[in-house]
Predicted 3D model of a 71-nucleotide RNA (transfer RNA) from an uncultured Clostridia bacterium. The prediction has a mean pLDDT of 80. Rfam family: tRNA. Rfam links the family to the GO term triplet codon-amino acid adaptor activity. Rfam describes the family as follows. Transfer RNA (tRNA) molecules are approximately 80 nucleotides in length.

RNA sequence: GGCGCUAUAGCCAAGCGGUAAGGCAAAGGACUGCAACUCCUUGACCCCCGGUCCGAAUCCGGGUGGCGCCU
Repeated sequence: GGCGCUAUAGCCAAGCGGUAAGGCAAAGGACUGCAACUCCUUGACCCCCGGUCCGAAUCCGGGUGGCGCCU
């Protein structure tokens, strides 16, 4: 220098055009003499900017970070 993959909650991780699952952790509550266990509840508009579309986490363009390949 060229090419590809990737970015979703504190962490891990689904989702593949129709208002974002789940697990761990956290907070509040129930239970208990106090705890532990268990149960209930709560929380992310998706890396940034723009475009397409009635509608975008999802498709397209650009940027940034990370990972990898070629030379």